[in-house]
Molecule: SAM riboswitch aptamer (S box leader)
Organism: Mucilaginibacter achroorhodeus
């Protein structure tokens, strides 16, 4: 670092270190942060994708390899599909609001 599958509902933090941003990108909104965030290391938890026992198809335990431990894939940005209400001369067209679905990123597992 490309493709192909699945999931994204829920869980689960403290201590050192260190000193400005940071919540993936871009741009706006919302949020966290010197009462010290993001990170990095330890050490403790979570969860169960691979795995591994028992059972024997389906379910339970464990926890070696990953992962993860503010809020949420946090919201619009592209495309559809509804409902009102605004704004317009207008049944168009915009905007607000709901539902979905791409697009994009995350994490595993298989492969090139």
């Nucleotide at each position: 670092u490309g493709c192909u599958u699945a999931u994204g509902g829920a869980g689960a933090a403290a201590g050192a270190c260190g000193g400005a941003g940071g919540g993936a990108u871009u741009a706006g909104a919302c949020c966290c942060u010197g009462c010290g965030a993001u990170g990095u290391c330890u050490u403790a938890g979570c969860a169960a994708c691979c795995u591994g026992u028992u059972a024997c198809u389906u379910a339970a335990c464990a926890a070696g390899g990953u992962g993860c431990u503010a809020c949420a894939u946090u919201c619009u940005a592209c495309c559809c599909g509804g409902a009102u209400c605004a704004g317009c001369a207008a049944u168009a067209c915009u905007g607000c609001c709901c539902g979905g679905g791409a697009c994009a990123g995350a994490u595993a597992a298989g492969u090139g």